[in-house]
Context: one part of a larger RNA
RNA sequence: CCCUUGUUAAGGAACUCGGCAAAAUGACCCCGUAACUUCGGGAGAAGGGGUGCCCCGUUAGGGUGAUUGCAAUCGCAUGAGCCCGAGGGGGCCGCAGUGAAUAGGCCCGAGCGACUGUUUACCAAAAACACAGGUCUCUGCUAAGUCGUAAGACGAAGUAUAGGGGCUGACGCCUGCCCGGUGCUGGAAGGUUAAGGGGCGAAGUUAGCUCUCGAGCGAAGCUUCAAACCUAAGCCCCAGUAAACGGCGGCCGUAACUAUAACGGUCCUAAGGUAGCGAAAUUCCUUGUCGGGUAAGUUCCGACCCGCACGAAAGGCGCAACGACUUGGGCACUGUCUCAACAAGGGACCCG
Numbered sequence: 001c002c003c004u005u006g007u008u009a010a011g012g013a014a015c016u017c018g019g020c021a022a023a024a025u026g027a028c029c030c031c032g033u034a035a036c037u038u039c040g041g042g043a044g045a046a047g048g049g050g051u052g053c054c055c056c057g058u059u060a061g062g063g064u065g066a067u068u069g070c071a072a073u074c075g076c077a078u079g080a081g082c083c084c085g086a087g088g089g090g091g092c093c094g095c096a097g098u099g100a101a102u103a104g105g106c107c108c109g110a111g112c113g114a115c116u117g118u119u120u121a122c123c124a125a126a127a128a129c130a131c132a133g134g135u136c137u138c139u140g141c142u143a144a145g146u147c148g149u150a151a152g153a154c155g156a157a158g159u160a161u162a163g164g165g166g167c168u169g170a171c172g173c174c175u176g177c178c179c180g181g182u183g184c185u186g187g188a189a190g191g192u193u194a195a196g197g198g199g200c201g202a203a204g205u206u207a208g209c210u211c212u213c214g215a216g217c218g219a220a221g222c223u224u225c226a227a228a229c230c231u232a233a234g235c236c237c238c239a240g241u242a243a244a245c246g247g248c249g250g251c252c253g254u255a256a257c258u259a260u261a262a263c264g265g266u267c268c269u270a271a272g273g274u275a276g277c278g279a280a281a282u283u284c285c286u287u288g289u290c291g292g293g294u295a296a297g298u299u300c301c302g303a304c305c306c307g308c309a310c311g312a313a314a315g316g317c318g319c320a321a322c323g324a325c326u327u328g329g330g331c332a333c334u335g336u337c338u339c340a341a342c343a344a345g346g347g348a349c350c351c352g
């Protein structure tokens, strides 16, 4: 010097990203317990007091119930022995009585997630996942969906109060406007349209005919190409649908101080963000401004609204309870610190 412990004057978080670590609290009995609340809770809230030993004392009382008596069907009375045992009075000792050990620290405010659960086996336990509940959608049974080339299997020995998929995520109050685009559902008049059907027509070949013997024309058959026309879904088209994917404006002017603009004008759009919330897990400017808390506060709480770039099931806003979550404050407590010291054990190191 290092590790593991113990103690410490005065102070008591001044330490630090942060009370990390440590200290403190701690058992049982009694008293007593707020806001808030979904009336269950919050609660072990908080905050107090007591606890040893001896005597009164075989305390009061309680549990068990032998035995005996009456009755003799049930039962009634008696109560030995054993065990438990508050409360009260008196006394004794120590610094200290759950005398050692084991054994919640607490309160206030806010965020997120309702909750108990689940998770990155070996750096993340969370506000992530799940969850009851909500909603949309598919599926009528040889179900939809899934696995498999198939047979077959799961779904399910179930049957729409069932099963699959998506989103949301207890509960409370709610969930606005837009169907132009994309998707899905429905429609079927018209347009477009494949294979197929159809076969106008064309070409090749040649019996034959003509011929200047080079060639030319050329029926049937065969072969090839092939127009009109017929023809499905789809697409175009017409509707519906947003707890489907998604979207939810700009500029200018205006009130008898100023400022602001209930109001007006204009352009664009499918429609221009409603309620609620808001410098927020979202705010760049920003340590916004005001208030609170501190002597002093980029954090925190309450407001304001100028929302760079909240917003309603990728849910909005609340919310009791819950949380090894995050964040701010306080009480208690302390070697975290001012500022270090000493002690014990084990190392390192030195000598043998």
Stems, first nucleotide, its partner, number of pairs: 001347008010338002014336001019333001027051005036041001038170001052092005061084004068077003093097001105331007112323002117129002133168007145154003171318004176248003181245002183241005190236003196230002201225005208217003249267005276310001277307001288304005
Large-subunit ribosomal RNA, domain IV from Natranaerobius trueperi, 352 nucleotides, folded computationally. It matches the Rfam family "Bacterial large subunit ribosomal RNA". Gene Ontology terms of the family: ribosome and structural constituent of ribosome. NCBI's taxonomy places the organism under Bacteria, Bacillati, Bacillota, Clostridia, Natranaerobius.